Model confidence (mean pLDDT): 78 of 100. This is a predicted structure of a 393-nucleotide RNA (Bacterial RNase P class A) from an Acidobacteriota bacterium. The RNAcentral record of the sequence draws on ENA. Its Rfam family is "Bacterial RNase P class A". It is annotated as a ribozyme. Rfam describes the family as follows. Ribonuclease P (RNase P) is a ubiquitous endoribonuclease, found in archaea, bacteria and eukarya as well as chloroplasts and mitochondria. Taxonomically the source falls in Acidobacteriota (Bacteria, Pseudomonadati).
RNA sequence: CAGUCGGACCGGACGGUCGCUCUCCGCAAGGGGAGAGGAAAGUCCGAACUCCACAGAGCAGUGUGCCGGAUAACGUCCGGGAGGCUGGGUUCAAGCCCAGUCGACGGAAAGUGCCACAGAAAACAUACCGCCUCGCCCGCAAGGACGCGGUAAGGGUGAAAAGGUGCGGUAAGAGCGCACCGCCGCGGCAGUAAUGCCGCGGGCAGGGCAAACCCCACACGGAGCAAGACCAAAUAGGGAGGGAAUUCCGGUUCGCCGGAAUGCGUGCCGGCUCGGCGCGUCCAACCUCCGGGUAGGUCGCUUGAGCCGGGCAGCAAUGCACGGCCCAGAGGAAUGAUCGUCCUGCCGGAUCUUUCCGGCAGACAGAAUUCGGCUUACAGGUCCGGCUGCCAC
Numbered sequence: 001c002a003g004u005c006g007g008a009c010c011g012g013a014c015g016g017u018c019g020c021u022c023u024c025c026g027c028a029a030g031g032g033g034a035g036a037g038g039a040a041a042g043u044c045c046g047a048a049c050u051c052c053a054c055a056g057a058g059c060a061g062u063g064u065g066c067c068g069g070a071u072a073a074c075g076u077c078c079g080g081g082a083g084g085c086u087g088g089g090u091u092c093a094a095g096c097c098c099a100g101u102c103g104a105c106g107g108a109a110a111g112u113g114c115c116a117c118a119g120a121a122a123a124c125a126u127a128c129c130g131c132c133u134c135g136c137c138c139g140c141a142a143g144g145a146c147g148c149g150g151u152a153a154g155g156g157u158g159a160a161a162a163g164g165u166g167c168g169g170u171a172a173g174a175g176c177g178c179a180c181c182g183c184c185g186c187g188g189c190a191g192u193a194a195u196g197c198c199g200c201g202g203g204c205a206g207g208g209c210a211a212a213c214c215c216c217a218c219a220c221g222g223a224g225c226a227a228g229a230c231c232a233a234a235u236a237g238g239g240a241g242g243g244a245a246u247u248c249c250g251g252u253u254c255g256c257c258g259g260a261a262u263g264c265g266u267g268c269c270g271g272c273u274c275g276g277c278g279c280g281u282c283c284a285a286c287c288u289c290c291g292g293g294u295a296g297g298u299c300g301c302u303u304g305a306g307c308c309g310g311g312c313a314g315c316a317a318u319g320c321a322c323g324g325c326c327c328a329g330a331g332g333a334a335u336g337a338u339c340g341u342c343c344u345g346c347c348g349g350a351u352c353u354u355u356c357c358g359g360c361a362g363a364c365a366g367a368a369u370u371c372g373g374c375u376u377a378c379a380g381g382u383c384c385g386g387c388u389g390c391c392a393c
Stems, first nucleotide, its partner, number of pairs: 001389010012342007020035006037364001041375002044373005049224004061220005066080005081105001083102008106215002111213002113209003128155002130151003134147002137144002163181006182204001183202008228299004238290005245262007263281007306325004311320003343362008
């Protein structure tokens, strides 16, 4: 210097004109101020808030799962432990040490189930090639064929093969013996704990899968701002009250019913008066009041687990105190369009270099109750770190 990986950050700037939403001033005309994101996205977790439900216990279901801490909470974050992988160092080797990196990391000696293909054998072990003793046959010999056995060192299969490495041992082998590593049991010490270290005992039992059922521990009521609260038309329902009557006759189940007269109310006869006709006079029309719901409006609504700054505590996540700030709030849903100058990148042309001219491009995306996370998308650029390559010294 280039490439690549990881982390943090920016993600076009300024101005003019015309618009849009909210808000302030103004009687008005008009004027001032504010106006998307790191993910506003997916709606995958966790909360605030609101309404509904709710004696208690159990079953079922769902989720979480090493330890400690942070937090309002979390499946998130921070630190640690153990493990896998990669690289380096070291050892005869196994192993050990260092650095980086990865993640649903309780239980596989409770039970059930599964382990494709390949392979002799995939879990009550087994024997394909091979190795070895012996027997017998062939051969001068070296050796070879067959058979009864021994073996699991070596080869081969597989994702995985019944502890590993080394030495001894043996016919060949084998925890057969020993040392180291691993494992199991017991004890001690260190640590808040996960766990680690040390000692003693045991030749070693118990393959893997629980993101298969399952077991163990813990947690969990439901719906979501179209939550929900308030105000409240027109029209049509509901409830209460008011609303025009007396007499006589008949009947009666003693509640009323039928009829007649007069009166009253009301409709029609174009209007008014008279008159006529009809209807009602318990219920109606009409008037007043009450109540529920709808349209519509208001609240919820943005001052909040808020943002910025430096300080202190802590390895860190984060917390604490101080100072400063107010930063969209729409509701078929504003945040836009266009022009100019500049910036960055690419292409073409001119130019000795410098530079100039022209064209194109500047991502992903876009609030809808709010907040903490996770995940996903993202042109171009800046900074830091790791690795690799090249060049110079």